[in-house]
Context: one part of a larger RNA
RNA sequence: GGACAAACGCUGGCGGCGUGCAUAAAACAUGCAAGUCGAACGGGCCAAUCCCCGCAAGGGGAAAGGCUAGUGGCGAACGGCUGAGUAACACGUAGGUGACCUGCCCAGAAGUGGGGGAUAACGAAUCGAAAGAUUCGCUAAUACCGCAUGUGACCACUCAUUCAUUUGAGUGCUCAAAGUCGCAAGACGCUUUUGGAGGGGCCUGCGGCGGAUUAGCUAGAUGGCGAGGUAACGGCUCACCAUGGCGUCGAUCCGUAGCUGGUCUGAGAGGAUGACCAGCCAGACUGGGACUGAGACACGGCCCAGACUCCUACGGGAGGCAGCAGUUAGGAAUUUUGCGCAAUGGGGGAAACCCUGACGCAGCCACGCCGCGUGCGGGAUGAAGGCCUUCGGGUCGUAAACCGCUUUUCUCGAGGAAGAAACUCUGACGGUACUCGAGGAAUAAGCAACGGCUAACUACGUGCCAGCAGCCGCGGUAAUACGUAGGUUGCGAGCGUUGUCC
Numbered sequence: 001g002g003a004c005a006a007a008c009g010c011u012g013g014c015g016g017c018g019u020g021c022a023u024a025a026a027a028c029a030u031g032c033a034a035g036u037c038g039a040a041c042g043g044g045c046c047a048a049u050c051c052c053c054g055c056a057a058g059g060g061g062a063a064a065g066g067c068u069a070g071u072g073g074c075g076a077a078c079g080g081c082u083g084a085g086u087a088a089c090a091c092g093u094a095g096g097u098g099a100c101c102u103g104c105c106c107a108g109a110a111g112u113g114g115g116g117g118a119u120a121a122c123g124a125a126u127c128g129a130a131a132g133a134u135u136c137g138c139u140a141a142u143a144c145c146g147c148a149u150g151u152g153a154c155c156a157c158u159c160a161u162u163c164a165u166u167u168g169a170g171u172g173c174u175c176a177a178a179g180u181c182g183c184a185a186g187a188c189g190c191u192u193u194u195g196g197a198g199g200g201g202c203c204u205g206c207g208g209c210g211g212a213u214u215a216g217c218u219a220g221a222u223g224g225c226g227a228g229g230u231a232a233c234g235g236c237u238c239a240c241c242a243u244g245g246c247g248u249c250g251a252u253c254c255g256u257a258g259c260u261g262g263u264c265u266g267a268g269a270g271g272a273u274g275a276c277c278a279g280c281c282a283g284a285c286u287g288g289g290a291c292u293g294a295g296a297c298a299c300g301g302c303c304c305a306g307a308c309u310c311c312u313a314c315g316g317g318a319g320g321c322a323g324c325a326g327u328u329a330g331g332a333a334u335u336u337u338g339c340g341c342a343a344u345g346g347g348g349g350a351a352a353c354c355c356u357g358a359c360g361c362a363g364c365c366a367c368g369c370c371g372c373g374u375g376c377g378g379g380a381u382g383a384a385g386g387c388c389u390u391c392g393g394g395u396c397g398u399a400a401a402c403c404g405c406u407u408u409u410c411u412c413g414a415g416g417a418a419g420a421a422a423c424u425c426u427g428a429c430g431g432u433a434c435u436c437g438a439g440g441a442a443u444a445a446g447c448a449a450c451g452g453c454u455a456a457c458u459a460c461g462u463g464c465c466a467g468c469a470g471c472c473g474c475g476g477u478a479a480u481a482c483g484u485a486g487g488u489u490g491c492g493a494g495c496g497u498u499g500u501c502c
Base pairs, nucleotide, nucleotide: 001502002501003500004499006498007497008496009495010494013372014371015370016369017368018367020364021330026328027327028326030325031324032323035074036073037072040071041070043068044067045066046065049062050061051060052059053058081283082282083281091207092206093205094204095203096202097201098163100200101199102198105196106195107194108193109192110191111190112189113147115145116144122137123136124135125134126133127132152175153174155172156171157170158169159168160167179188180187181186209255210254211253216246217245218244221243222242223241224240226238227237228236258280259279260278261277262273263272264271265270285306286305287304288303289302308319309318310317311316336362338361339360340359344358345356346355347354348353375405376404377403378402385396386395387394388393410439411438412437413436414435415434419429446491447490448489449488450487451472452471453470457486458485459484460483461482467474468473
């Protein structure tokens, strides 16, 4: 000098765009953050309208449609948060998979026949303070289970082929399905399978912290054979056998740490760093476990244990903000319990549409960057006043007053968007931006420094006191170095201080 997710002191007009718990991965009141589909299904409730009875009030029946707890499907594995752990194939990069998986999506091939038994809801009964639970009875499906068919696919065998269980042919065996909507045409589904796209698993070379005042480490440990397991290779696991494997090119141990694109600095080499944004990883009160599923060992799922909190009729139950707000605590320190799904994106749905604290916006904070303003011109016998003075004067100083002008900004008033790529409709932001009119210099300047480094000097007070200080050093009676004032210098809605990095 530059930089900062900064803080502190003094000060503070506006706008745009960004940023905003770095500490206690501490504990959390309250609300919201993941639902959706009635065009999968049986019920329940409401009911336009129509019919019947009735003079009427009203009653009964049918019923388009609407709502819905439950069964079922898809989603909930995304999105959002955090950085505890991790020195590791976690990350980065380059490859491999002849060892693999893949819902939804795209393209191709073939099919969708015929049956069965249940069960929630519901009804009845019972237990419990509650959470909830039990028994009996009824019922549906795109829920569940056989049978048939088998283009096809798995597996086994044979033959051919290949470096290869690579590919092809044959035989045998096993394996499917669901319907809904529509008058219909048809549409959407469903099943088996091939290929693709996108996504993922696994393996490997290389690369990136400190400590030797850590020198030896290792028993599933290293390898083999066999078996199990997995989507898949593998000590991944197990039985048996062998005794290996790693290490001064730093094993092991200890400490520290999420990694990267990047960011800051620097002429570069390098050094430091990893907030925001983006990619990957890891975690979800702590520890462990699996279930479901294409996908999890699953933040707002389940089970067990633990700590903590809450309810209780004391028998027993409930909970997990490192989601968005918000509270307490800790701290030098970090915001609203806001608006909206209008846009973008996501989930569900045939759609209408519903959900979405993702997101879009607004609010708060000079926290940062950028921009604008606090007026412009004239105005001297150089007013008053302050300060200094050699008492002549000098200086603040064209500064002010005063005259003229302008209106960014401000206040009031009027109009008023784009953002909405679809025939129509749909805007949270927002009566915002912007435009026009009116008014009046009006609403708007501070902070630090002035001994040298370092731009800027005098007076008074103080008297090694009070104090200053980044270094050198100032202060003990004439202090340009302390305090105040005037003046000056620097920067300016900021200016200084402190901290950290280059």
A computed fold for a 502-nucleotide part of an RNA from a soil metagenome, annotated as small-subunit ribosomal RNA, 5' domain.